Bacterial RNase P class A from Amphritea sp., 353 nucleotides, folded computationally.
RNAcentral holds the sequence, with entries from ENA.
Model confidence (mean pLDDT): 77 of 100.
It matches the Rfam family "Bacterial RNase P class A". The literature on the family includes a 1999 paper in Nucleic Acids Res by Brown, "The Ribonuclease P Database".
This record gives sequence, structure tokens and C1' cells, in this order.
RNA sequence: AGAGUUCGCCAGACAAUCGUCGCCCUGUUCGCAGGGGGGAGGAAAGUCCGGGCUCCAUCGGGCAGGGUGCCAGGUAACGCCUGGGGGGCGCAAGCCUACGGAAAGUGCAGCAGAGAGCAGACCGCCUAAGCUUCUUCGGAAGCCGGUAAGGGUGAAAGGGUGCGGUAAGAGCGCACCGCGUGUGUGGUAACACAACACGGCAUGGUAAACCCCACCUGGAGCAAGACCAAAUAGGAAUCCACUAAGGUAUGGCCCAUACUGGAUUCGGGUAGGUCGCUUGAGACCUGUGGCGACGCAGGUCCUAGAUGAAUGAUUGUCCACGACAGAACCCGGCUUAUCGGCGAACUCUGCAA
Repeated sequence: AGAGUUCGCCAGACAAUCGUCGCCCUGUUCGCAGGGGGGAGGAAAGUCCGGGCUCCAUCGGGCAGGGUGCCAGGUAACGCCUGGGGGGCGCAAGCCUACGGAAAGUGCAGCAGAGAGCAGACCGCCUAAGCUUCUUCGGAAGCCGGUAAGGGUGAAAGGGUGCGGUAAGAGCGCACCGCGUGUGUGGUAACACAACACGGCAUGGUAAACCCCACCUGGAGCAAGACCAAAUAGGAAUCCACUAAGGUAUGGCCCAUACUGGAUUCGGGUAGGUCGCUUGAGACCUGUGGCGACGCAGGUCCUAGAUGAAUGAUUGUCCACGACAGAACCCGGCUUAUCGGCGAACUCUGCAA
């Protein structure tokens, strides 16, 4: 200098004016007026997991259903995170990984191929044994057969290499390698390693197919839910009237017609209002334990809270000309979207000293 990996941070800046949603202070004729201060994000998003909170259900346990799935730890909890193991990718820094069980049972598998699961004879190889025919008596051809070394098909053909062995072959035998089981050593464990012993090597794949095993799991959600409380209909209690009057409606009035006990209180909960609502598994700093996720201690700080629902607009100056996008009970994660810029550590390559 170039190429790359991981982690972290920022998300146009400054100023003025007008507006908008809360909060605080002062004054008030209770209508407001003045002043001060605060007002979106790293994802506020998708609503995919986990929890707090609320109501309902619930002695306890089990089944069903759903979920998770190498090991250890962190956490309020998790399908998240950290560290480690196995496997895969990369020269490396590093990255990816649904990674329990296929000798419990059931199922499934296109094409090709002779054969795809108690293997298989298409080509090739063999003709020792048995049978037939021929014979130049050496053997040849055929039948019955043998064979998984070689070829071919396939994603996959039932360990690999070599030697022996054989008619040709074959873990048929042996050596080495691989594999499995047991023991041992290290590790909390997953697992690793090495030697020894045993086993000629068996029952290929698929469990985000049923299934088996282990563990977890009640339902609904802030439109949860709690409180205050006009009106109307209906209800309850008490008191007062007593079958006539009164009241109401129609109507300008009378007659007439229709309907009808009255009052108070309680209860109910609609409209509306208040709470839930933002002080919280909170943020920052320092110290400390831990490889780390994270824990502990001390100090400092308060940082949106609406409910037709605010956070906007205009102007000026500057630059690198500004992406994705906006709270609605709260929090921890994951995933997805995102113009660009900055910092730290590390890897590889080239050059120079």
C1' cells in the first nucleotide's frame, strides 16, 4: 500500500420565528394569562419467541396437544446469550451448523441398473468336482455350476491396501490402516487420546416421516382490568294514597278518546371521566469477582406518555447534501429494512528499511 475478518459508535450541524402534546412555577375576575423546562428509534417495524402485569380457571397428579433437542454456564425467563466439544468451509483472522435415538416397531425412496436391503450374475473371469458329445488322447464344446477381484449403472452396490490362498475368487487366512465393543488416562461434561484385549466387520439412507427417549408447557390479553358516574328501559325496598280524583298524550280551548298509582332511597351500569401509564429485571460512572455471558457494592441521574391521538413548518448559514423509518402497558431477545461516516483489534499478500 492492497485485500479481508471481528467488535463498537454516530444517524446532517447550528441559530431564529411560528405551531403542537404533557409537566412545573406565578398571577387570576377560575374563562385564562405570563414564565420555565421536556417531547421517537437503532430498529419505535415484523408480532416470531420469552417474561412482568391483569382477569379467568386451578388441591395434587396424569393423558392428549404443543414446543425444545451435543455439553456446561448466564438469566426473571427463553427457541436468547457466553464458553467449550463434534462436523463443514476458508491460506489465515474467522465463519456456518435442528448436532438425541435408525441392532424397539411402522413407513418412504424418481431415473438408471442384473441387483437398492435376509443383496446381486448384465458383461467379464473360472471349469477343480459331476454329466453328455467329440477327440489327433494333449484336450475341446455344451450342460450343471462357481465367482463380488475387473467393467458397467447409480447420490449410494454390504470396509481399504498388500501378501498368501484358489479352478477362478472371497476377511477364506495373515500384516498394516479404518471401524465397533470393553478397559484405561485426561476432562464437571459433551468428548478426546493412547495402549492393550476382543470382534473378521454385523442390522445402507431417511426421525424439519410416524415414532421412541429426556426436559418444558393452563387460557386470554391494556379494547387486560379497577374506580367515579348523567340519561333511558327494566328491577328491589320503604313510605304515602286509596278505585275516585289527579297526571300524561292528541288539541288553541272544552267535550271526547287512549294510557296511567305517587314520592324517596338502593341497586345497576350506558354516554362521559379518572386510574392502569411509565421509577424501571432503569440509565450512566467507578470499584470488584468471572476467560466470558453476567453478578455484586458504592455514587449520580429522572430521560415522551397521547386517546382522533403531539413531536411539525418556515427562514438563514455550512458540509461529506442526509438512508431505513416513527412510540400507544412495559421489559429481554431474535429477524427484517437501512445513504453514508468514524474508531479499535486481528489476518493474508506485495514493497521498502